[in-house]
Molecule: transfer RNA
Organism: Brevundimonas terrae
RNA sequence: GCGAGCGUGGCGAAAUUGGUAGACGCAACAGACUUAAAAUCUGUCGACUUCGGUCUUGCGGGUUCGAUUCCCGCCGCUCGCA
Numbered sequence: 001g002c003g004a005g006c007g008u009g010g011c012g013a014a015a016u017u018g019g020u021a022g023a024c025g026c027a028a029c030a031g032a033c034u035u036a037a038a039a040u041c042u043g044u045c046g047a048c049u050u051c052g053g054u055c056u057u058g059c060g061g062g063u064u065c066g067a068u069u070c071c072c073g074c075c076g077c078u079c080g081c082a
Base pairs, nucleotide, nucleotide: 001081002080003079004078005077006076007075010026011025012024019065028044029043030042031041032040046055047054048053058074059073060072061071062070
């Protein structure tokens, strides 16, 4: 340099014939249990906010009523070829 795959909450990882983004698990926090802890069980868990909402799938554009999903450019990682 060329080609292919991938990029989603703190982490892993789903959602793909375009239709409520984040299922499920881990971690964290709170509570129950315990003399106390561990284990177990229950609940909460993206960001900002004037609490009305607004934004959020690597970044920036495009198509569409509607995009994690389709198209283009860029960035990063992995693999292959040279």